Context: one part of a larger RNA
């Protein structure tokens, strides 16, 4: 390097936008760089390779021919593919137009339920809490009850095998802004496409800065149990933190452990959101298709499990990424950070 590979054995980047770069739909025509064929002429010499060649009794060795140097320039041709240039085209993609469905995003405003805490009524001696206790709480009136106030932080039933989102993620409700989706029509632009090294951008939890907030919960700490101890499972209690606004941090079993884009292969049966169709007074049921989300299930694959039109089947283009196990995702430099760190990423040595 090639070759194999990448769900679960090593190994698909957390996700996305996109620069160069690789690849790229139908038709006609021009060119001839790619390519294909002809000739020329270059490709030192050794060496390697051939020869029932030749010389040392043979052989290694050595002379000689031969051939090869798979290429390179230069020329004449070919025109199928590719590639340049020109015209075209509408299936790919993208625009209109007229429908739809959502927890898709921001930002305000608003809403009941529960918990805790404060005031005050009633009321009176335990309450809480556990296997079981005790530490806590309560005769300055606790716990339970009623009413009244104060806050914060999360949305019960609806809710789902259900939706949306490129990934993380998204859930009371209005209301302003706003991304993307799909379905019908086929008017328009006429490959405008796919992928994607570097780059750029968002990326749960904790965590770092600054300034609020702070009811519940709840690392660290107290203390009460437990044990031989118990720096832990239980209990009481309790700061950070959880929440807001701005900066940061860039990791997760970021999981579908399955990268992205096409285009092709057997059904069945559930669901969600469009469209036609058949019948209707409308609805429910029936049939057809279009996207989405699931189960089972045939070719085929797979080492087996299983995947199976949402493919792990068939192919094609483009990217990442693996090369025994441990040393080690570590050390050392670089880069990034305020830190914790993160990221690139080895080697002795060992089995």
């Nucleotide at each position: 390097c090639u070759g194999g590979g990448u769900g679960u054995a090593a190994a698909g980047a957390g996700c996305g936008c996109g620069u160069a770069g690789g690849c790229g739909g139908u038709c006609u025509g021009u060119u001839a760089a790619g390519u294909c064929a002809g000739a020329a002429g270059u490709g030192a010499a050794a060496u390697c390779u051939c020869c029932a060649g030749g010389g040392c009794u043979c052989a290694a060795c050595u002379c000689g021919g031969a051939a090869a140097c798979u290429g390179c320039u230069u020329u004449u041709g070919a025109u199928a593919c590719u590639g340049a240039c020109a015209g075209a085209c509408u299936u790919g993609a993208g625009u209109g137009u007229c429908g739809g469905a959502g927890a898709g995003g921001u930002a305000a405003u608003u809403g009941g339920a529960a918990u805790u805490c404060c005031u005050g009524g009633u009321g009176u001696a335990g309450c809480g809490g556990u296997g079981a206790c005790a530490u806590g709480c309560a005769u300055u009136g606790a716990u339970a009850u009623c009413a009244g106030g104060a806050g914060g932080a999360a949305c019960a039933c609806c809710c789902a095998u259900g939706g949306c989102g490129a990934a993380g993620g998204c859930a009371g409700a209005u209301u302003a802004c706003u991304g993307g989706c799909c379905g019908a029509c086929a008017a328009c632009u006429g490959a405008c496409g796919c992928u994607g090294a570097g780059g750029c951008g968002c990326g749960a939890a904790a965590g770092c800065g600054u300034g609020g907030g702070u009811a519940g919960c709840a690392a660290a700490c107290a203390g009460a149990a437990u044990u031989a101890g118990a720096u832990a499972c239980u209990c009481u209690g309790g700061u950070a933190g959880u929440c807001c606004a701005c900066g940061c941090c860039c990791u997760a079993a970021a999981c579908u452990a399955u990268g992205g884009a096409u285009a092709c292969u057997a059904g069945a049966c559930g669901u969600c959101a469009g469209g036609g169709g058949u019948a209707u007074c409308g609805a429910c049921c029936c049939c057809c298709u279009u996207g989405g989300u699931g189960u089972c299930g045939c070719a085929g694959c797979u080492a087996a499990c299983g995947c199976a039109u949402u493919a792990a089947g068939c192919a094609u283009c483009c990217c990442g990424c693996c090369u025994g196990g441990g040393g080690a995702g570590u050390a050392c430099g670089g880069u990034c950070g305020c830190a914790a760190g993160a990221u690139u990423a080895a080697a002795a040595c060992u089995c």
The part of an RNA shown here (small-subunit ribosomal RNA, central domain) has 351 nucleotides and comes from an uncultured bacterium. The prediction has a mean pLDDT of 87.